[in-house]
Transfer RNA from a Candidatus Bathyarchaeota archaeon, 74 nucleotides, folded computationally. It matches the Rfam family "tRNA". Rfam links the family to the GO term triplet codon-amino acid adaptor activity.

RNA sequence: GCCCAGGUAGCUCAGACUGGGAGAGCGUCCGGCUGAAGACCGGAUUGUCGUGAGUUCAAGUCUCACCCUGGGCA
Numbered sequence: 001g002c003c004c005a006g007g008u009a010g011c012u013c014a015g016a017c018u019g020g021g022a023g024a025g026c027g028u029c030c031g032g033c034u035g036a037a038g039a040c041c042g043g044a045u046u047g048u049c050g051u052g053a054g055u056u057c058a059a060g061u062c063u064c065a066c067c068c069u070g071g072g073c074a
Base pairs, nucleotide, nucleotide: 001073002072003071004070005069006068007067010026011025012024013023020057027045028044029043030042031041032040050066051065052064053063054062
């Protein structure tokens, strides 16, 4: 230098193929329960969807460039 995969909540990830509500589990906090804690139950918590631009009525999703991580080729 070229090719491929990935970047979404504090962490692990789904959602992208087929554009229209941003979600799950874990964690954290509060409450219930307990002598206390754990488990369990209820509630809450937080998103520039890597950055910028484009297409569109509408973009996490499509297009382009760039940044970062991993792998491969040379």

The source organism's lineage runs through Archaea, Thermoproteati and Candidatus Bathyarchaeota. The sequence is in RNAcentral, with records from ENA.